[in-house]
RNA sequence: GGGGCGUUAGCUCAGUUGGUAGAGCACCUGCAUGGCAUGCAGGGGGUCAGCGGUUCGAAUCCGCUACGCUCCA
Numbered sequence: 001g002g003g004g005c006g007u008u009a010g011c012u013c014a015g016u017u018g019g020u021a022g023a024g025c026a027c028c029u030g031c032a033u034g035g036c037a038u039g040c041a042g043g044g045g046g047u048c049a050g051c052g053g054u055u056c057g058a059a060u061c062c063g064c065u066a067c068g069c070u071c072c073a
Base pairs, nucleotide, nucleotide: 001072002071003070004069005068006067007066010025011024012023013022019056027043028042029041030040031039032038049065050064051063052062053061
């Protein structure tokens, strides 16, 4: 320098054919317990890496950029 894959909640990751952004853990509140652990119920938390394009509509399609992994030279 070139090719491929990845980037979504604090962490680890889903997300089908383009049509309401989700799970587990963590966090907060309440209840159970004398208290802790734990269990149950509820709740908060999102620039879907960034910019641009296509579209009535983009996490999803296209281009560029950034970062990470990997292969080739």
Molecule: transfer RNA
Organism: uncultured Verrucomicrobiales bacterium